[in-house]
Context: one part of a larger RNA
RNA sequence: UGACGGGGGCCCGCACAAGCAGCGGAGCGUGUGGUUUAAUUCGACGCAACGCGCAGAACCUUACCAGGGCUUGACACGCAUCUGCAAGGCGUGGAAACACGCCCCUCCGCAAGGACGGAUGCACAGAUGCUGCAUGGCUGUCGUCAGCUCGUGCCGUGAGGUGUUGGGUUAAGUCCCGCAACGAGCGCAACCCUCUUCGCUAGUUGAACUUCUCUAGCGAUACUGCCGGUAGAAAACCGGAGGAAGGUGGGGAUGACGUCAAGUCAGCAUGGCUCUUACGUCCUGGGCUACACACACGCUACAAUGACCGGUACAGAGGGUCGCCAAGCCGCGAGGUGGAGCUAAUCCCAAAAAGCCGGUCUCAGUGGGGAUUGCAGGCUGCAACUCGCCUGCAUGAACGCGGAGUUGCUAGUAACCGCAAGUCAGCACAUUGCGGUGAAUAUGUUCCCGGGUCUUGUACA
Repeated sequence: UGACGGGGGCCCGCACAAGCAGCGGAGCGUGUGGUUUAAUUCGACGCAACGCGCAGAACCUUACCAGGGCUUGACACGCAUCUGCAAGGCGUGGAAACACGCCCCUCCGCAAGGACGGAUGCACAGAUGCUGCAUGGCUGUCGUCAGCUCGUGCCGUGAGGUGUUGGGUUAAGUCCCGCAACGAGCGCAACCCUCUUCGCUAGUUGAACUUCUCUAGCGAUACUGCCGGUAGAAAACCGGAGGAAGGUGGGGAUGACGUCAAGUCAGCAUGGCUCUUACGUCCUGGGCUACACACACGCUACAAUGACCGGUACAGAGGGUCGCCAAGCCGCGAGGUGGAGCUAAUCCCAAAAAGCCGGUCUCAGUGGGGAUUGCAGGCUGCAACUCGCCUGCAUGAACGCGGAGUUGCUAGUAACCGCAAGUCAGCACAUUGCGGUGAAUAUGUUCCCGGGUCUUGUACA
């Protein structure tokens, strides 16, 4: 000087407390461990691995396994020699890849030669093979925590200290006052985006028309500016007025010096090592989807604040031409047919759902709950057996609110409700967004966890 303490002081955070909804019990979905397997490819492992890489494994993907093939190679570039050569079509074998054979057969140039190929040979290619403890880049985390440092000066033999400590204050090393310090940098804040109010401009579109709603561009507004009190004449704090909004107005982007030899050689790049008729490469099939079990994260429930039936409202944000697909017709339905419109404020996806009105059910394993299974169908796709999604009929399991323990959340939040998008031929209970309905509680900081700061002890560095 740090680190540590079941030392002390001060302070903060959904950290506790006060509340609300869960998880842990059930069934199912997904991930992981384990086990199994020819293979169940690989990575990620306290917080910070486990709906994570994967924004979507039937083939492909695919890295794994079995079998069948190729060897200058699936891909790049160069050299030498030979060859009048493509592409394409057909036949045989085959699961295909591929092998063999046949047909057809070049282009530019007078020529030399060249272009695109093939064969042989050589340099080379190739590797999701190893090392993230050789690395770049990128990322997580402490933590959006308020810290981390420097120059000069001063103090100390020196390591180092001072500044950065102290008194107040703040979300903040934020600001004020004091002080052997005076300044400065990276962080904080502000500048950026968005929501909320108003004005101006413009108007394709929306409503019948203009204002307007709206859309999208510019601008204004909020600064403790004003008043009162507290404080020290400071910083600031408390209350009030006006105002759409008040003390950082809400949300986002933004992550200091560093820590964890944290993560990633499988996104990419890359040193070294290793393989080279194979650890490369092509193909068919299988596997990544296994299942006694254990854990993690979700979905659906256990019902009457409910379930079902009929009627009837109100969004936002997105996407669409190899696409979105209207009306009409057929089908109980998934869907089919149909063809209008739309390169989109114009047309379509599109029905929002919870809600409201009326009715049925009457506390039961029930009209709660839907797992599981049988049959019959639909769609995508070369192909749904392993292994897709959806529909109809039938079947109707566990489950009557969950032990120890444990998670999220302080307001348009939690909870409940649906909608969209990316990925994508098809496949969403996941993810990322969007709106609708809309709470309870916070007396407080003793305690648990994490952090900041000052101080103290130390057989630690």